[in-house]
Context: one part of a larger RNA
RNA sequence: GGCAAGGAGUGCAUUUCAGUGGCGAGAUUAAGGGCUUAAGGUCCGAAGUCAAAGGGAAACCAAUAUCUCGCAGCUUGCAAGGAGAAUGGUGUUAAUAGCGCCAUUAGUCACUGGGAUGCUACCUGAAGCCGGAUGAUCUUGCCCUGGGUAGGAUGAAAUGUGGUGAAAACUGCAUGGAGGUCCGCAACCGUUGUUAUCUAGUACUCGGGUGACCUGGGGUAAGGGGUGAAAAGCCAAUCGAAUCCGGCGAUAGCAGGUUCCUUCUGAAAUAGGCAGUAGCCUAGCCUGGAACGAGGUUAAUAUUGGGGUAGAGAUACUGAUUUAGUAUUUAGGCUGGGAAACCGGUCGGUACUUUGCCAAACUCCGAAUCCAAUAUUGCUGUAGACUUCCGGAGUUAGGGCAUCGGGGUAAGCUUGAUGUCCUAGAGAGAAACAACUCAGGCUAGAGUUAAGGCCCCAAAGUGAUUGCUAAGUGUAAUAAUAAGAUGGUCAAAAACCACAGACAGUAGGGAGGUUAGCUUAGAAGCAGCUAUCCUUUAAAGAAAGCGUAAUAGCUCACCUACCAAGGUUUUUGGCGUCGUAAAUGGACGGGGCUAAAGCAAUCCGCCGAUACUCUAGAGUGCCUAUAUUUUAGGUAAUCUUGUAUGAAGGCGUUAUGCUAGGAUAGAAGCAGGGUUGUAAAAUCCUGUGGACCUUGCAUAAACGAGAAUCUUGCC
Numbered sequence: 001g002g003c004a005a006g007g008a009g010u011g012c013a014u015u016u017c018a019g020u021g022g023c024g025a026g027a028u029u030a031a032g033g034g035c036u037u038a039a040g041g042u043c044c045g046a047a048g049u050c051a052a053a054g055g056g057a058a059a060c061c062a063a064u065a066u067c068u069c070g071c072a073g074c075u076u077g078c079a080a081g082g083a084g085a086a087u088g089g090u091g092u093u094a095a096u097a098g099c100g101c102c103a104u105u106a107g108u109c110a111c112u113g114g115g116a117u118g119c120u121a122c123c124u125g126a127a128g129c130c131g132g133a134u135g136a137u138c139u140u141g142c143c144c145u146g147g148g149u150a151g152g153a154u155g156a157a158a159u160g161u162g163g164u165g166a167a168a169a170c171u172g173c174a175u176g177g178a179g180g181u182c183c184g185c186a187a188c189c190g191u192u193g194u195u196a197u198c199u200a201g202u203a204c205u206c207g208g209g210u211g212a213c214c215u216g217g218g219g220u221a222a223g224g225g226g227u228g229a230a231a232a233g234c235c236a237a238u239c240g241a242a243u244c245c246g247g248c249g250a251u252a253g254c255a256g257g258u259u260c261c262u263u264c265u266g267a268a269a270u271a272g273g274c275a276g277u278a279g280c281c282u283a284g285c286c287u288g289g290a291a292c293g294a295g296g297u298u299a300a301u302a303u304u305g306g307g308g309u310a311g312a313g314a315u316a317c318u319g320a321u322u323u324a325g326u327a328u329u330u331a332g333g334c335u336g337g338g339a340a341a342c343c344g345g346u347c348g349g350u351a352c353u354u355u356g357c358c359a360a361a362c363u364c365c366g367a368a369u370c371c372a373a374u375a376u377u378g379c380u381g382u383a384g385a386c387u388u389c390c391g392g393a394g395u396u397a398g399g400g401c402a403u404c405g406g407g408g409u410a411a412g413c414u415u416g417a418u419g420u421c422c423u424a425g426a427g428a429g430a431a432a433c434a435a436c437u438c439a440g441g442c443u444a445g446a447g448u449u450a451a452g453g454c455c456c457c458a459a460a461g462u463g464a465u466u467g468c469u470a471a472g473u474g475u476a477a478u479a480a481u482a483a484g485a486u487g488g489u490c491a492a493a494a495a496c497c498a499c500a501g502a503c504a505g506u507a508g509g510g511a512g513g514u515u516a517g518c519u520u521a522g523a524a525g526c527a528g529c530u531a532u533c534c535u536u537u538a539a540a541g542a543a544a545g546c547g548u549a550a551u552a553g554c555u556c557a558c559c560u561a562c563c564a565a566g567g568u569u570u571u572u573g574g575c576g577u578c579g580u581a582a583a584u585g586g587a588c589g590g591g592g593c594u595a596a597a598g599c600a601a602u603c604c605g606c607c608g609a610u611a612c613u614c615u616a617g618a619g620u621g622c623c624u625a626u627a628u629u630u631u632a633g634g635u636a637a638u639c640u641u642g643u644a645u646g647a648a649g650g651c652g653u654u655a656u657g658c659u660a661g662g663a664u665a666g667a668a669g670c671a672g673g674g675u676u677g678u679a680a681a682a683u684c685c686u687g688u689g690g691a692c693c694u695u696g697c698a699u700a701a702a703c704g705a706g707a708a709u710c711u712u713g714c715c
Stems, first nucleotide, its partner, number of pairs: 001715006011119013026050003032044005054061002064086001066085004073078002087103006122257004129247006140221009149211001151183003154179001158175007188208003193204002223239001225235003260650005270283005284395002286392006295380003299377008311365001312363002318359002324353005330348001332347006398422010427438003442617007452607003455591003461604001463603006474593002484578003488575010505562005511535003516530003541556001544555003618640002620636006651704001653701006660694003669688008
């Protein structure tokens, strides 16, 4: 890992609701007992419980006569049930003033089912807590008794002897053999590094190796305790409290798992509270049943009102704010003149005018949507809406998109409102892609379309017409890129020049007064300052640029000739280009595509979904009739997607009772196949097998497996 078998809402007690049944102002027995049985059954047994009256703390007191409306029904006003009024009981009280509770009678017992509470309480799962035992053959400390430690080196004290000395003492030599001494792969112990392997070790290297050394055997200290040269180390591969068994099925708001089918409905991720935020309670939203009996309303239009948002505005306020000007004895500063008074200038102040920019907490203004009421219409409802009551829930971690906000530089960010979708929604498109586009799947068949597409992959146009793009731009519904730049190219508009010749090009001229005057060493068109005239002319600046020390020199403006028909400038738009940068080689989905298979516009055709239409069938709700647990016909809430959850009806397994059957002429089981049913499943055939199996109606369950790091077994 596979297969097989096992594997999870159960039982009792109390209580509540519904259904069914018995009896009914009553209902009912419990323990226990009698009779009789295989089990069982039946008859006694009112103790007790619930109900029949409530109110009040208690003392205590103590209830429906009546009227109106009205559904079904019968019938044109009666009216069970129902609703309302009135009245009554009691408490409070001076008070029937008011207020609270109650009153015009239905319960009780049993069974079945849904819930609640207590017990293990659907199953599995802790870390832990407590108790009693078992452990020091591992390891820690200590005690007793044994054992082990090649070889070499160093050479303490002390001793002997020689020398010196008055002595104390110093000193040479020898002897001696100290030391948590040294070297060292003997043993032994450790474990620095590398290697290999992963139940705890291997090999090499390395450290210690006479010591607080190593070691055999025996003993001793025990779990909140021991032992510890102290690491919370070690106490039998277990230690921040050992192990085993028990309390024990500890508890878990946490995690995983929880077994057949179909039908009907179908949520919530919000509000308030909680020692509360992974939970719970109540409300909201879902579901089933019952009651009542007539309106309900998401829409449209109109009318009448409401309002201060979007926008806009600025002598209409509050606040913010740019420029220019006028007036002014006008707070003040600076400054000039004056002996001073004072005068002048400038900045500023105030008033007015002009210009420019603003506001969620500004408004002289002011929409669209929106809200309310009324009217009309629509939709819906006696085939029972709206509303009310009762039983059962789940949910209370939400998310995306569009629009409008708050926070944030921003975010697949955070926090709100409205709507929608996903959640719980399949199908088609978007390459793939929960929420983007189209569109809400009962079953089967046929056709038509939607979004989106039609060169090939790949269904349908290598469709038509007119332009644009040369960048593979693009072929992307989406910020899949900006400001800015662009003599790339296309289009439009405006102004001006032009056969009396424009624009560009080529050729020629481009002069004289004069080297203008001043300045200057020089200044001659061209350092600088001033002026910028006149003449000859087709035209030519007291010179636009280069150049010289200054001249010179080369161009330009300007004119003519040649040439020949459009040219120059500005503005706007389309498609492009640059701007443009990321790490393996790479992406329009790919191939590939250039008068397109790109972009813009127009037109025709086709493809394309579970959408729409048609045909046939099934189910469900409702209606009608009927043989009233049923069947037949009709109709469609414009019925039939669905997670959590609620409700309903079925299939199968085992056993029991009654009933009816089958089987050695072959039961169950197993294997293969056919048929039927929406399905759980059922039935038949063949083979195998070799002895039991089953229909119908009831009853009872240890009743359905694919998951739980599930349990056991096998491979």
Predicted 3D model of a 715-nucleotide part of an RNA (large-subunit ribosomal RNA, domain II) from a Nanobdellati archaeon.
It matches the Rfam family "Archaeal large subunit ribosomal RNA".
It was read from a public genome assembly.
The organism belongs to Nanobdellati, within Archaea.